[in-house]
């Protein structure tokens, strides 16, 4: 030095104990004693705790671990050998316990529970560990007893849809009796018995963890179970059992199955619904963090310590909830910028700037907990974290939604049913408070806004708290079953139902009261609250049971009575049709009008026989009877049910009815009859665009009879049954009483029955209203938006056809009731208008003019379009005009204002040009001043503001205009009637041209209409007397108001009368009206002028005027030149004819007018021209002068019926006027040419008196005119109107409507397209389930014997018990067959719902045209 033995302290197996069944997690499963809530349990179990009684004595055999050695890739397995224990075993004792028996107490809710003593059988234990020298502490060990606390397990009660699950059940249900278990119990088994459960929903089917509690709600109530907290369930699916106090065990084990990994192919390993992570799905959900500091658990010795993704803390998510900031105070020239804007301004807005402060919170610096409880010490993850102090800086911090109504908030630009919003109504088509943006605004605010989802709101599933006559909704009607619900009185019971006490309803939560974190949230502490709950007293009115008793409800009896009540037999005329006979001859018959159709083979008429069926005229009704459907000659039988009287009996025997059984028009359906007349389907005739209708001719099933189905209706009183109540009037039918009577008439009264009106009430209204739809009680049916749909699909019925039950996807934003306006009606009734008719002329045919459409065109400028557009704007397009085209120009412009230079300004010239326009020449005017110069006009030049648009929006407007409509009408206050829309009034009887007016009325008044008042016309008076008159008186002429006069007359134009139904008369209450007189004028004298509320987004942005967009060397503007004037056709107004009522011509001083026009304007006599017209110029600024002959008309003559002496288009040639200019593109003249046309299909227009026709005159406009328009004017003058039935227009009343952009509205099938959801389909995919059989794992239990076995018993062989193995029952997935239940897919079939302008046809709505 080493090895050994001994202490000490780590560290790894193992044997042993106790943990592991708790914590966590997650909601599959499960409608079930799972849960909740109250009981029970005498039928039970409990490791570790705590109390308390008693006890631990003698002995055995063993097996890990080690060790050798073996097999396996691994996983792990087995052999052979040693050991220890609080591990295991025998035996002892036996307080106690347990079993038996026997005796006694004493208690209950059934079997039965507690006790107390006696015998008898069974039956423990580790005297073991720690510390201490030891004593003794302390943890353990056995048996009992009790406690806490945890568990098992019974039962009332409660809390999900679906009946299109109606029948469910074999261990089912109960008994004995074994087994079994801690323990009752079909929980199991064997036998026996046929039980149990269900409409108070069994049984299946869907779905679901339940509960304190959460949301929400005035509350009842609905939803709803995230997180905490109780329970239960799950632990890769299924299945099993070991262990063990406890487990049918998340991180044990077996078995099967599916996935998945490892493998050396033999064979293994797993199970995040445990923290974190990872992957996939998904709109969408964290951190592989940090500590065991506390808490709180498991071991452990009161320990130390170990484990603990429970937990305690960090992290990430504005997820939620709460608290705080983003700064306070001053600041107006109201800055700049934005946005608007009326261009002033007005807003962002005290907002910012800018001055002064402050410092939460930030940064940074300093200091620091508390949470630690332990007998001290020691121990903090979170953390230098929270909080305090101090520096510093307005510094670091503001978004999101809305702004049509709902709902707080408004402008502007873009866009243009586009882009796009939208919770719902709805925004969007050129001014968008709805879209997108900006500006302002309103709303919340570290959040705001969707979205989904509960609940409210929704009295919209109505318990609180609705409804069914017409809005959804009363079963088609009775008879009953359970079930509800029920007269009068006394009595007993106490279930219901009320009061008291009591248990109990966990904690959290909610919700009051206090406390802690700076406040709050959140957290403690207290308190109230909370049940259809249990137990006990008690109270007795009402409901219930129970006795007993009443009679009014109900039933019975008796009298009398009504009746198409039902059933079966039976019998009768009268009509239709048929066949027979007679007469007898051509049509019959039918319809809006024919035809089919029947007749010369004799029909229809008309006599008369016969037949056969089917219905029952008058009566007859507003009647009567039935539960309903429903029933009708008459007679017989058979049979249901009402009614009154009278008050005899019964004594509540009743009302209503889920299911249930019956009857149930017409149609249909089987089978047998019948079939006269009707009469689907059919066939014909007709209508029609067509007519599978409507009318007609036929004409089968059917309709009838007997038996059986069907089972349905606007089966309606669209109104269930019963019961009471609650003003009257007035028929009727049935019975009775009363009074009077001759009397059954009639009158009063009552009870049933059906009608009508009407009060209160009621109702949305309409309307009910003692036969309620009033007021009330009971009981059943039924409703919950429309379509889809009374349809699928499932049952159930049925012969069928169908019938009952009865939905959903999907779509709609309304479907619908009543009632009012209004509009409309192939509704009604009244009245009007040249509305119809009566009549006269025309249009539609002809040729020209105009215009318009169309097409043409380079352009043919533009607006108007049924009526109410088309000779309209246009009362004047060759240029102009003009606004269109084409081609030449100009750009501050052809026109207006402003600022500036100029002074070439007007005029006036020359080049060029088709002008326009370029390009140049000359010379400014006026005022003030002495001039410089100012100022002013005029132009001309830069440039800018700006002009300038006939360029668009008549659907942004003003203003004006047309129509309905010179219609008789439209309104208001205030009153009154209705919930209200709204009505009365204004409606009704008279009248009226009238809403004129009278009378009457719940109206009374009034306005805008109507009349009138205003113009002109007709008579008369006064006035005026030229330029108008001229009777008279004078003068004069060929004439002639020419002269003198004159102031009568005509008549100019001023003012007044006249006429109002004033007067007579018939009618009327009246307005009024009819008739007359007188008068110029009579019943508004005739005409104008006037046009109500409104309608047509009627017309007009091009008369003008204007918001708004557009265009700005062009869309403006100026020329020259076309165009508006084009021509296959086609329309709308017109002229002119077609002719003899007429053309032509001639005659008169060539009769006779009335309104107008006239000054660079009429223009007279003369003069030329055949004539348009020219020359010339009097006279006229106009009752003087001209325009100016009016012309149809008169008197003659001729033409005779012809496309003519008719018509004049067309064209040719000659000519005149205007105009700068007549080619396109004037208008007149002369002569020449001479078309169509011979009175006009259908249709259609004006006119009602000095009007239609017919005739001509004049104006405007206009240089001329394409004027045949158009406005006016005279002349010459008819015929007609019975009527109001139709047409079309219009007013009043009423009536019905699905109409209300209002019948040019609505709106229905069916096809075609397209989109979606559904139904059915041969099949076909998967998934869940019942049943039946086969296989059968692991395993408990059972059996077993010929393998194994330490501990017991035997000396020994060997026993006993055990353990493997093998059998068996049971048994999971699995396998085979058969059902049944949901889903996906599916060729094709179905209909459905929806979709701006498709197709057929009109079915509904107005008599909807056939109700």
């Nucleotide at each position: 030095g080493g090895a050994g033995c001994g202490c000490u302290g780590g560290u790894c197996a193992g044997c042993g104990g106790c943990g592991a069944a708790c914590g966590g997690u997650c909601g599959c499963g499960u409608a079930c004693c799972a849960c909740g809530u109250a009981a029970g349990c005498a039928a039970c179990c409990u490791g570790c705790c705590c109390c308390g009684a008693a006890g631990a004595c003698c002995g055995g055999g063993a097996c890990a671990a080690c060790a050798c050695g073996c097999c396996g890739a691994a996983a792990g397995g087995g052999g052979u050998g040693c050991u220890a224990a609080u591990a295991c075993c025998g035996g002892a004792u036996g307080u106690g316990a347990c079993c038996g028996c026997c005796u006694c107490c004493u208690c209950u809710c059934c079997u039965g529970g507690g006790g107390a003593g006696g015998c008898g059988a069974u039956u423990a234990a580790a005297g073991c560990g720690c510390a201490g020298c030891a004593a003794u502490g302390u943890g353990g060990c056995u048996u009992c007893g009790g406690g806490a606390g945890g568990g098992g397990c019974u039962u009332g009660c409660g809390g999900c849809c679906u009946a299109u699950c109606a029948g469910c059940u074999a261990g089912a249900u109960g008994g004995u009796g074994g087994g079994g278990u801690g323990a009752u119990g079909g929980c199991u088994c064997a036998c026996c018995a046929u039980g149990g459960c269900g409409a108070c929903g069994a049984c299946g089917g869907g779905u679901a963890g339940c509960u304190g509690g959460u949301c929400u709600g005035a509350g009842a109530g609905g939803a709803u179970g995230g997180u905490c907290a109780g329970c239960c369930g799950g632990a890769c699916u299924g299945g099993g059992a070991c262990u063990g106090a406890g487990a049918g065990a998340c991180g044990g084990c077996c078995c099967a199955g599916a996935c998945u990994c490892c493998u050396a192919c033999g064979g293994g390993g797993g199970g995040c619904a445990g923290c974190a992570a990872u992957u996939a799905g998904g709109a969408a959900u964290c951190u592989u963090g940090u500590g065991c500091a506390a808490u709180g658990g498991g071991c452990g010795c009161u320990a130390a310590g170990c484990c603990u993704g429970a937990c305690a803390c960090a992290g990430c998510g504005a997820c939620g909830c709460c608290g705080c900031g983003u700064g306070g105070g001053g600041g107006a020239g109201g800055a700049c910028g934005g946005c608007c804007u009326u261009c002033g301004g007005g807003u962002u807005g005290u907002a910012a700037a800018c001055c002064c402060c402050u410092u939460u919170u930030g940064a940074c610096g300093a200091g620091g907990a508390a949470g630690a409880a332990a007998c001290a010490a020691a121990u903090g993850a979170c953390g230098g974290u929270a909080c305090u102090c101090g520096u510093c800086g307005a510094a670091u911090a503001a978004g999101c939604c809305c702004c049509g109504g709902c709902u707080a908030a408004c402008u502007c630009c873009g866009u243009g049913c586009c882009a796009g919003c939208a919770g719902c109504c709805g925004c969007g088509g050129u001014a968008a408070u709805a879209c997108g943006g900006a500006g302002g605004g309103g709303g919340c605010g570290a959040g705001c806004g969707u979205u989904g989802u509960c609940c409210g709101a929704a009295g919209u599933u109505a318990c609180a708290g609705g409804g069914c006559g017409u809005a959804a909704a009363g079963c088609g009607c009775g008879c009953g079953u359970a079930g509800g619900c029920g007269g009068g009185a006394g009595g007993c019971c106490a279930a219901g139902u009320c009061c008291g006490c009591u248990g109990u309803g966990a904690a959290a939560g909610c919700c009051c009261g206090g406390g802690g974190c700076u406040c709050a949230a959140c957290c403690c502490c207290g308190g109230c609250g909370g049940g259809u709950c249990g137990g006990u007293g008690g109270a007795g009115a009402c409901u219930g049971g129970u006795c007993u008793u009443c009679u009014u409800g109900a039933a019975g009896a008796u009298g009398c009575u009504a009746g198409g009540g039902g059933g079966a037999g039976g019998u009768g005329g009268a009509a239709u049709u048929a066949u027979c006979g007679g007469u007898g001859u051509a049509g019959c018959g039918g319809u809006g009008a024919a035809a089919u159709g029947c007749g010369u083979a004799g029909a229809g008429a008309u006599c008369g026989a016969u037949a056969g069926g089917a219905a029952c005229a008058c009566c007859a009704g507003u009647g009567g009877c039935g539960a309903a459907g429903g029933c009708g000659g008459c007679c017989u039988c058979c049979u249901g049910g009402g009614g009154c009287a009278c008050u005899c009996u019964u004594g509540a025997c009743g009302c209503u009815g889920a299911g249930g059984c019956g009857c149930g028009a017409a149609a249909g359906c089987u089978g047998g009859g019948g079939g006269a007349g009707c009469g689907a389907a059919c066939g014909g005739g007709a209508u029609u665009a067509g007519a599978u209708a409507c009318c007609c001719c036929g004409g089968u099933a059917g309709u009838c009879c007997c038996a059986g189905c069907c089972c349905u209706a606007a089966a309606c009183g669209a109104u269930g049954g019963a019961u009471a109540c609650u003003a009257g009037g007035u028929g009727u039918g049935g019975g009775a009483g009363g009074u009077a009577u001759c009397g059954a008439c009639c009158c009063c009264u009552c009870c049933c029955g059906u009608g009508c009106c009407g009060c209160c009430g009621c109702u949305a209204a309409c309307g009910c209203a003692g036969u309620a739809a009033g007021u009330a009680u009971c009981c059943c049916g039924c409703c919950u938006g429309g379509g889809g749909a009374g349809u699928a699909c499932g049952g159930c019925c049925g012969c069928a056809a169908g019938g009952u039950u009865g939905a959903a996807a999907c779509u709609c934003a309304a479907a619908g009731g009543a009632a009012u306006u209004g509009a409309c009606g192939g509704g009604g009734c009244c009245c009007c208008g040249c509305a119809c008719a009566a009549g006269c002329g025309g249009u539609g045919g002809a040729g020209c003019a105009u215009g318009u459409u169309g097409u043409u065109u380079a352009a043919u400028a533009c607006g108007u379009c049924a009526u109410u557009a088309a000779c309209c704007g246009u009362a004047g397009a060759a240029c102009c005009u003009u606004a269109c085209c084409a081609g030449g120009g100009u750009u501050u412009g052809a026109c207006a204002u402003g600022u500036g230079g100029c002074g070439c300004a007007c005029c006036g010239g020359g080049g060029u040009g088709a002008a326009a326009g370029c390009c140049u020449c000359g010379u400014c005017c006026u005022c003030c001043g002495c001039a410089a110069g100012g100022a002013g006009g005029c132009g001309c030049c830069a440039a800018c503001a700006c002009a300038g648009g006939u360029g668009u929006u008549g659907c942004a407007u003003g203003g004006c205009u047309g129509u309905c409509g010179u219609c008789a009408g439209c309104u208001c206050g205030u009153g009154u009637c209705g919930u209200g829309a709204g009505a009365u009034g204004u409606u009704g009887g008279g009248u009226u041209a009238a809403g004129u007016c009278c009378c009457g009325c719940a109206a009374c008044g009034a306005g805008c209409g109507c009349a009138a008042c205003c113009c002109u016309c007709a008579u008369c008076c006064c006035c005026u007397g030229u330029u108008g008159c001229c009777a008279g008186c004078g003068g004069g002429u060929a004439a002639c108001g020419c002269c003198g006069g004159g102031a009568a007359c005509u008549c100019u134009g001023g003012g007044g009368a006249a006429a109002c139904u004033g007067c007579c008369g018939g009618g009327g209450u009246a307005a009024c009206u009819c008739g007359g007189a007188g008068g110029a004028a009579g019943g508004c004298g005739a005409g104008g002028a006037u046009g109500a509320c409104g309608u047509c987004a009627a017309g007009u942005c091009a008369g003008c005027a204007u918001g708004g967009c557009c265009c700005c060397u062009a869309c403006a503007u100026c020329c020259u030149g076309g165009g508006c004037u084009a021509c296959a056709a086609a329309c709308a107004u017109g002229c002119u004819a077609c002719a003899a009522u007429g053309g032509g011509c001639g005659c008169a001083a060539a009769a006779c007018a009335g309104a107008g026009g006239g000054a660079u304007c009429c223009g007279a006599g003369g003069u030329c021209g055949c004539g348009a017209g020219a020359c010339g110029g009097a006279g006229g600024c106009a009752a003087u002068c001209c325009c100016a002959g009016a012309a149809a008309g008169g008197c003659g003559c001729u033409c005779u019926c012809a496309g003519u002496u008719c018509g004049g288009a067309u064209c040719g040639c000659a000519g005149g006027c205007u105009g700068c200019a007549a080619c396109u593109c004037g208008c007149c003249u002369g002569c020449g040419u001479g078309a169509a046309g011979u009175c006009g299909g259908a249709a259609u227009c004006g006119c009602u008196a000095g009007u239609a026709a017919c005739c001509g005159c004049a104006g405007a406009u206009c240089a001329g005119c394409u004027a045949a328009g158009c406005u006016g004017c005279g002349g010459u003058g008819a015929a007609u109107a019975c009527g109001u039935u139709c047409c079309c227009g219009g007013g009043g009343c009423u009536u019905g409507u699905a109409c209300a952009c209002a019948c040019c509205g609505c709106c229905c099938g069916c096809c075609a397209c397209g989109u979606c959801a559904c139904c059915u389909g041969a099949g076909u995919u998967g998934u869940c389930u019942g049943c039946a059989c086969c296989c059968g794992a692991a395993g408990u239990c059972g059996g077993u014997g010929g393998g194994g076995u330490a501990a017991c018993c035997g000396c020994a062989a060997g026993g006993a018990g055990c353990c493997a193995g093998c059998c068996g029952c049971c048994g999971a997935a699995g396998g085979u067959g058969u059902g049944g239940g949901g889903a996906g897919c599916g060729a094709g079939g179905g209909g459905g719902a929806c979709g701006a302008a498709g197709u057929c046809g009109u079915a509904a709505c107005a008599a909807g045209g056939u109700a």
Source information
This is a predicted structure of a 1411-nucleotide RNA (small-subunit ribosomal RNA) from a metagenome. RNAcentral holds the sequence, with entries from SILVA. It matches the Rfam family "Bacterial small subunit ribosomal RNA". The coordinates come from a structure-prediction model, not an experiment, and the mean pLDDT is 85.